Description
Predicted 3D model of a 138-nucleotide RNA (FMN riboswitch aptamer (RFN element)) from Sporosarcina saromensis. Its Rfam family is "FMN riboswitch aptamer (RFN element)". Its family is annotated with FMN binding in the Gene Ontology. The model forms 100% of the base pairs in the Rfam consensus. The prediction has a mean pLDDT of 80.
This record gives sequence, structure tokens and C1' cells, in this order.
RNA sequence: CUUCGGGGCAAGGUGAAAUUCCUUACCGGCGGUGAUCGAGCAAUCGCGCUCGUCAGUCCGUGACCCGUUCUUCUCUACUUGAAGACGGUGGAGCUGGUGUAACUCCGGCACCGACAGUGAAAGUCUGGAUGGGAGAAG
Repeated sequence: CUUCGGGGCAAGGUGAAAUUCCUUACCGGCGGUGAUCGAGCAAUCGCGCUCGUCAGUCCGUGACCCGUUCUUCUCUACUUGAAGACGGUGGAGCUGGUGUAACUCCGGCACCGACAGUGAAAGUCUGGAUGGGAGAAG
């Protein structure tokens, strides 16, 4: 520099009105870790090596929102506005099993989800967004 870079209310109930409430259903960004699983190598008593793959709730991080004695640009009497940088805010897991070892495997039960809008309260609809983006590939 180029390309890529988010999924999900089926069925029913109440009601004037709800994909927003209730029953039930469905979804899980990115990097790391990793005892799953697969392939290959070596070897074959046992141990091992390489590659791929494995967490919504572990570690970190992005979108949204807020701030600043910072920088640049716009406007300028002051203000305002835009972008960047930095900082802040930002959700959720227990239990049983196996085992040397599991918050990651297996079983069970549970939990979480920005902002604005709406005939009625939204993780799932609409919108900012044909945007931004952690990052991935070349």
C1' cells in the first nucleotide's frame, strides 16, 4: 500500500399497540493461553517433535460513551466545529467428573450483552453505519 474484517426472536400468550413485556427460542468481534480433536515425523517398552484446530463469562483488546493544562485543521474578537494523541468508563461461572495439572476438556445448572429511536421497556427490529475497528491475509 491492497484486500478482508459480527451473529441472532422460529412458535405461542396478554394487549388498542410489543420481533421491546411473559413462556419458549436464538447469537457469541479480535489477539493470547490451552490437557480437546485431526494430520504428519520420529519411535514403538515408554517418552517426544511439527502443523492445523479448541474459552461469549480466564488475561488483554475493539466498536459506543465521557474527559483533557496536549497537537493539527476550520472559523475567529471570544466561542464553536472536525481529526489525532492521551486518559477514563466499559458485561457475565459456578459445580461434579477425569487427571500430575483444567476458570479452557466432559456432564449439570447458571449468567452477560454500548448509545439513540419506537404505538409498550430491545443482545436479536430501525438508526448513526456504504462509518469506525481490534486485527487477519498478501
Description:
The organism belongs to Sporosarcina, within Bacteria.